Model confidence (mean pLDDT): 84 of 100. A computed fold for a 471-nucleotide part of an RNA from an uncultured bacterium, annotated as small-subunit ribosomal RNA, 3' major domain. Rfam family: Bacterial small subunit ribosomal RNA. Its family is annotated with structural constituent of ribosome and ribosome in the Gene Ontology.
[in-house]
Context: one part of a larger RNA
RNA sequence: UGACGGGGACCCGCACAAGCGGUGGAGCAUGUGGUUUAAUUCGAAGCAACGCGAAGAACCUUACCAGGUCUUGACAUCGGGGCGGCAGGCUCGUAACGGAGCCGUUCCUUCGGGACGCCCCAGACAGGUGGUGCAUGGUUGUCGUCAGCUCGUGUCGUGAGAUGUUGGGUUAAGUCCCGCAACGAGCGCAACCCUUAUCCUAAGUAGCCAGCAGGUAAAGCCGGGCACUCUUGGGAGACUGCCAGGGAUAACCUGGAGGAAGGUGGGGAUGACGUCAAAUCAUCAUGCCCCUUAUGAUCUGGGCUACACACGUGCUACAAUGGCGUAAACAAAGAGAGGCGAAAGGGCGACCUGGAGCAAACCUCAAAAAUAACGUCUCAGUUCGGACUGCAGGCUGCAACCCGCCUGCACGAAGCCGGAAUCGCUAGUAAUCGCGGAUCAGAAUGCCGCGGUGAAUACGUUCCCGGGUCU
Numbered sequence: 001u002g003a004c005g006g007g008g009a010c011c012c013g014c015a016c017a018a019g020c021g022g023u024g025g026a027g028c029a030u031g032u033g034g035u036u037u038a039a040u041u042c043g044a045a046g047c048a049a050c051g052c053g054a055a056g057a058a059c060c061u062u063a064c065c066a067g068g069u070c071u072u073g074a075c076a077u078c079g080g081g082g083c084g085g086c087a088g089g090c091u092c093g094u095a096a097c098g099g100a101g102c103c104g105u106u107c108c109u110u111c112g113g114g115a116c117g118c119c120c121c122a123g124a125c126a127g128g129u130g131g132u133g134c135a136u137g138g139u140u141g142u143c144g145u146c147a148g149c150u151c152g153u154g155u156c157g158u159g160a161g162a163u164g165u166u167g168g169g170u171u172a173a174g175u176c177c178c179g180c181a182a183c184g185a186g187c188g189c190a191a192c193c194c195u196u197a198u199c200c201u202a203a204g205u206a207g208c209c210a211g212c213a214g215g216u217a218a219a220g221c222c223g224g225g226c227a228c229u230c231u232u233g234g235g236a237g238a239c240u241g242c243c244a245g246g247g248a249u250a251a252c253c254u255g256g257a258g259g260a261a262g263g264u265g266g267g268g269a270u271g272a273c274g275u276c277a278a279a280u281c282a283u284c285a286u287g288c289c290c291c292u293u294a295u296g297a298u299c300u301g302g303g304c305u306a307c308a309c310a311c312g313u314g315c316u317a318c319a320a321u322g323g324c325g326u327a328a329a330c331a332a333a334g335a336g337a338g339g340c341g342a343a344a345g346g347g348c349g350a351c352c353u354g355g356a357g358c359a360a361a362c363c364u365c366a367a368a369a370a371u372a373a374c375g376u377c378u379c380a381g382u383u384c385g386g387a388c389u390g391c392a393g394g395c396u397g398c399a400a401c402c403c404g405c406c407u408g409c410a411c412g413a414a415g416c417c418g419g420a421a422u423c424g425c426u427a428g429u430a431a432u433c434g435c436g437g438a439u440c441a442g443a444a445u446g447c448c449g450c451g452g453u454g455a456a457u458a459c460g461u462u463c464c465c466g467g468g469u470c471u
Base pairs, nucleotide, nucleotide: 007471008470009469010468011467012466013465015461016460019425020424021423022422023421026316027315028314029313030312031311032310033309034307035306042053043052064302065301066300067299068298069297070296073125077124078123079121080120081119082118083117084116088103089102090101091100092099106115107114108113127291128290130289131288132287136285137284138280139279140278141276143274148187149186150185151184152183153182154163155162156161167178168177169176193268194267195266196265198236199235200234201233202232203231204230207226208225209224212223214221239262242256243255244254245253246252318418322377323376324375325374326373328371334365335364336363339358340357344353345352346351384415389410390409391408392407393406394405395404431453432452433451434450435449436448437447
């Protein structure tokens, strides 16, 4: 000077408390450990690994295993020679790749050749998801969106260092005010950026329809219009600006008015100096080491999907604030050309036929669902719950046996609210309800978004956890 203390003082945070809903019990999904295996590829490991890398393992992916093959190589550059095409197509063969045969067939030219491609030869080399994240770059997590971390000059101290940055107030904030051997400054804070909430204005189609007029079974459907909704440009608006009280006449705090919004209005992006030899050599790059007829390359099949068990994260439930049936209503945000796919028809259904329209404020996906109304069930392992299983089908795809998703009928398991313990959340939040997207041929209960309905509680800071300042 720091760090630490079951030392002290002050302050903050869904940290506790007050509440609401969960997890831990059940079934299933998914990740991990362990075990097994020819292989179950590798990484991630308290918080900050475990629905994590993976925004999607049937082949491919794929790095693993078994077996079959290749050796200047699947990929790049260079030298010499040969061919004229290469590409592409067909046939044979193989488990498949490799392989064999046939068809096919260039451009420029100063006619020397060149470009391009294939084959052969020779080596230089290629190649490595092999090792080391404790050799590294880059990127990321975390403390933490916590309020801190420093510098110049001056002053003090022999010096390490101190001061400034401490103190009195105040704030979300080293935010601001006052004081002070300090005076200033930088990185952070805040603001500037995006979005949302109100209004004005410009524009008015693909959006809208108040008034006028036409028209229909119905319909902005047509004329017309741009008032309204909406869309996307520009602007206004919030600044403690005004009033009262408190405070030190300060900063600021409390209350009020006006206002769509009030004291940072809500949300996002934004992450200081640093910490953890934190994570990543498997995104990429890269030093060194290692392999070089193999630790490289290629193909078929298998594995990553195993299963006595243990843990994490989720989904569905255990029902009447509910299940089922009938017929009604109201979103937002998105996606679409190898795509979204309407009407109509077939099928109980998944789906099939069909092909209108649409590169989309035009058309399509598209039905929102919880909700409300009516009916039924009457507390039961049930008309709850849906695992598992049988049969029959549908879709994608060379191909669903290992190992996909969906549908119908049948079967109907555990489960009657969960021990110790433990998690999230302070408002359009929790809870609950559906919708969309990325990845993607197909394959979400995950992830990322969107809106609908819409609470309870916070006395307070003694205690648990984490953090800040002073000592």
The full RNA is in RNAcentral, with records from ENA and SILVA.